[in-house]
RNA sequence: GCCCCGGUAGCCCAACGGCAGAGGCAGCGGUCUCAAACUCCGUACGGUGUGGGUUCAAAUCCCACCCGGGGCACCA
Repeated sequence: GCCCCGGUAGCCCAACGGCAGAGGCAGCGGUCUCAAACUCCGUACGGUGUGGGUUCAAAUCCCACCCGGGGCACCA
């Protein structure tokens, strides 16, 4: 340099044009306990890496860029 995959809540991730939270962990409150852990119940936090475009409507499609991972090439 080229190609592929990924970036969404504190973390792991779902949603693949039509109400962003289905799910798990963590946090907080309660339950339980002598106390704690575990269990169970409830609950707050996001507009989707950045900028632009298409569309009635974009996390999703298109363009450019940024970041992370992998492969290939170069390797004087």
Predicted 3D model of a 76-nucleotide RNA (transfer RNA) from an uncultured Actinomycetes bacterium.
Its Rfam family is "tRNA". By type it is a transfer RNA.
The prediction has a mean pLDDT of 81.